[in-house]
C1' cells in the first nucleotide's frame, strides 16, 4: 500500500427505502416486603462514527473522512 467486514441509548443487539428506530439487561420511580431481593406497573434514555451526494422519504441507497477487526503483499 491492496481487499473484506464493523462503527446505532451506559451496555448487548435489532430494524424490507415510509408511523413517534424496536427489543433485553442496567438506570430511576411507584406496588409488594420489617429492609432488601425476586415479582408486578410506569418513566427516562439514541440528532444511527462523522461530512456530502441521490430520492417525496435514508440506519438502509452511495462518495469522502475517522476509527476497531480479518486478510493479501
Nucleotide at each position: 500500500g491492496g481487499g473484506c467486514c464493523g462503527g446505532u441509548g451506559g451496555c448487548g443487539u435489532a430494524a424490507u427505502g415510509u408511523u413517534u428506530a424496536a427489543c433485553g439487561c442496567a438506570u430511576c420511580c411507584g406496588a409488594c416486603u420489617u429492609u432488601a431481593g425476586a415479582u408486578c406497573a410506569g418513566a427516562a434514555g439514541a440528532u444511527u462514527g462523522u461530512a456530502g451526494g441521490u430520492u417525496u422519504g435514508a440506519c438502509u441507497c452511495u462518495u469522502g473522512u475517522c476509527u476497531g477487526g480479518c486478510u493479501c503483499a
Predicted 3D model of a 73-nucleotide RNA (transfer RNA) from Lepisosteus oculatus. Its Rfam family is "tRNA". It is annotated as a transfer RNA. Lineage of the source: Eukaryota > Bilateria > Deuterostomia > Actinopteri > Lepisosteus.